[in-house]
RNA sequence: ACUUGUAAAAGGCAAAUCUAUCGAAAGGUAGAGACGCAAAGCUACGGGUCUACGGUCAUAUGACUAUGACAGCCGGGUUGCCAAG
Numbered sequence: 001a002c003u004u005g006u007a008a009a010a011g012g013c014a015a016a017u018c019u020a021u022c023g024a025a026a027g028g029u030a031g032a033g034a035c036g037c038a039a040a041g042c043u044a045c046g047g048g049u050c051u052a053c054g055g056u057c058a059u060a061u062g063a064c065u066a067u068g069a070c071a072g073c074c075g076g077g078u079u080g081c082c083a084a085g
């Protein structure tokens, strides 16, 4: 430097749910909590998904729309611990 993650060690992260809080919502943050994770670190670049305050159209409750989100949906980019080869 590259490949791999069967076993070990040092550690790391934290789903659902609950509480508080921010937000129109999706969702975020903090605490509790562990379903899982070898990138479950970072990045909305491609695809995908969620929401629809506002807006547009129809119209009396509907449709569409991201400038809002999701990295624990899949790729890409980028950084990195340990071990084995």
Base pairs, nucleotide, nucleotide: 002085003084004083005082012037013036017032018031019030020029021028022027035072041078042077043076045075046074047073048070049069050068054065055064056063057062058061
Overview
This is a predicted structure of an 85-nucleotide RNA (c-di-GMP-I riboswitch aptamer) from Acetivibrio clariflavus. NCBI's taxonomy places the organism under Bacteria, Bacillota, Clostridia, Acetivibrionaceae, Acetivibrio. Its mean pLDDT, the model's own confidence on a scale to 100, is 87. RNAcentral holds the sequence, with entries from Rfam and Ribocentre.